[in-house]
RNA sequence: AUGAGGCGUGCCUAGGGUUCCGCCGUUCCCCGAGUGGGAGUGGGACUGGUCCGAGAGGUGCAGACGCUUUAGCGAGACGAGCGUUCCACGGCGGGAGAAAAGCCCGGGAGAU
Numbered sequence: 001a002u003g004a005g006g007c008g009u010g011c012c013u014a015g016g017g018u019u020c021c022g023c024c025g026u027u028c029c030c031c032g033a034g035u036g037g038g039a040g041u042g043g044g045a046c047u048g049g050u051c052c053g054a055g056a057g058g059u060g061c062a063g064a065c066g067c068u069u070u071a072g073c074g075a076g077a078c079g080a081g082c083g084u085u086c087c088a089c090g091g092c093g094g095g096a097g098a099a100a101a102g103c104c105c106g107g108g109a110g111a112u
Stems, first nucleotide, its partner, number of pairs: 008061005015052002020049002022046001023043008063085007087107001089110001093105003
């Protein structure tokens, strides 16, 4: 310098905003008159529920590889058991859904 392969997925969390719920403020209406019910409107520098959510977070499953077994003279397949599955600094900017993000672009650009 070049080529090939690996980085699958469920659940959860860090984190995220505000579609819905809740909460708070405010206007109007109803009534057995309680800050009770209904409708509108504003608020995420509202703790929360729903929701989104990690290549470099957790956990499980799957896949792959190696060995053994099934196995009887020799060999093979399905199945089963055990083991391995490492490392990883990282923008700006853009994109999607209601919106945002450690999501996607992206194991990118770049750095070492």